[in-house]
Transfer RNA from Hanseniaspora uvarum, 71 nucleotides, folded computationally. NCBI's taxonomy places the organism under Eukaryota, Opisthokonta, Dikarya, saccharomyceta, Hanseniaspora. Rfam family: tRNA. RNAcentral holds the sequence, with entries from ENA and Rfam.
């Protein structure tokens, strides 16, 4: 310098155009003499800015960050 991949909840990962899900974790309640464990509930997320579309995590462009490869 060029090419490619990735970016989603506190963490790890889903979701191939129809308003984002799970596990662990967190908080609260119940259970216990008290812990642990268990049960129920709650909160919390699409890297940024534009564009296409009735509708975008998804498609397009640019930027940022991280990684891989080539020279």
């Nucleotide at each position: 310098a060029a090419a490619c991949u990735a970016u989603u909840a506190g963490u790890u990962a889903a979701a191939u155009g129809g308003u984002a899900u799970a596990a662990c974790g967190a908080u609260g309640a119940c259970u216990u003499g008290a812990u642990a464990g268990g049960u129920c509930a709650u909160a919390a997320u699409c890297u940024a800015a534009g564009g296409u579309u009735c509708g975008a995590u998804u498609c397009c462009u640019u930027a940022a960050u991280a990684g891989u490869u080539u020279a």